A computed fold for a 73-nucleotide RNA from Pelagomonas calceolata, annotated as transfer RNA. Lineage of the source: Eukaryota > Sar > Stramenopiles > Ochrophyta > Pelagomonas. Rfam family: tRNA. Rfam classes the family as a transfer RNA. Rfam links the family to the GO term triplet codon-amino acid adaptor activity.
[in-house]
RNA sequence: AUCCUCGUGGCGCAACGGAUAGCGCAUCGGACUUCUAAUCCGGGGGUUGCGGGUUCGAAUCCCGCCGAGGAUA
Numbered sequence: 001a002u003c004c005u006c007g008u009g010g011c012g013c014a015a016c017g018g019a020u021a022g023c024g025c026a027u028c029g030g031a032c033u034u035c036u037a038a039u040c041c042g043g044g045g046g047u048u049g050c051g052g053g054u055u056c057g058a059a060u061c062c063c064g065c066c067g068a069g070g071a072u073a
Stems, first nucleotide, its partner, number of pairs: 001072007010025004018056001027043005049065005
């Protein structure tokens, strides 16, 4: 330098172009317990890396940029 894959709550991951973007862990509150752990119930937390475009509608498709990993040179 070129090409490929990826970027979504604190962390790990889902989501055919169409429902209020879901799940687990963590965290907070409650139940239970003499207390803790475990278990059960409930809550908060996301401008989907950034900026444009296409579309009635974009996390998803297209373009540019930034970042991570890989291949070739």